[in-house]
Molecule: SAM riboswitch aptamer (S box leader)
Organism: Gammaproteobacteria bacterium
RNA sequence: GCCUCAUCUAGACCGGCUGAGGGAAAGGCCCUUCGAAGCCGGGGCAACCACUGACCAUUUGCAUCGCGCGACUGGCCGGAACGGUGCCAACUCCUGCGGCAACGAGCGCUUGGCGUUCGCUGCCGGUAGAUGAGCU
Numbered sequence: 001g002c003c004u005c006a007u008c009u010a011g012a013c014c015g016g017c018u019g020a021g022g023g024a025a026a027g028g029c030c031c032u033u034c035g036a037a038g039c040c041g042g043g044g045c046a047a048c049c050a051c052u053g054a055c056c057a058u059u060u061g062c063a064u065c066g067c068g069c070g071a072c073u074g075g076c077c078g079g080a081a082c083g084g085u086g087c088c089a090a091c092u093c094c095u096g097c098g099g100c101a102a103c104g105a106g107c108g109c110u111u112g113g114c115g116u117u118c119g120c121u122g123c124c125g126g127u128a129g130a131u132g133a134g135c136u
Base pairs, nucleotide, nucleotide: 001136003134004133005132006131007130008129013042014041015040016039017038021031022030023029026095027094028093043088044087045086048084049083051079052078053077055075056074057073059071060070061069062068092128097125098124099123100122101121103119104118105117106116107115108114109113
């Protein structure tokens, strides 16, 4: 780096060095000399991996074959925060592609509703991205 899976509306900032950018990209909209990004030190959040407890299920071992005792794997609800990562402006800051619904406007019609186009809002999905885990 490719691929697969899970998650992405919650949460969490100070100091030092330095000095102009940053929010992935595009378009927006923001942040920023009351100090961006970066580096260093400290602090914090969260709980993916690893650790751990109860319960359930499959498979299975032992057994005094009755009650039982144990192991792997999976599910679910917790615990802890020593370890491996991650994170600490704004929903992944917002949008894009598709579908559905409501509303508004235009047009058409076989006219009190239906069709269609556009706008806007909401929801769902997709793409892209981020993080973790696995694999290569």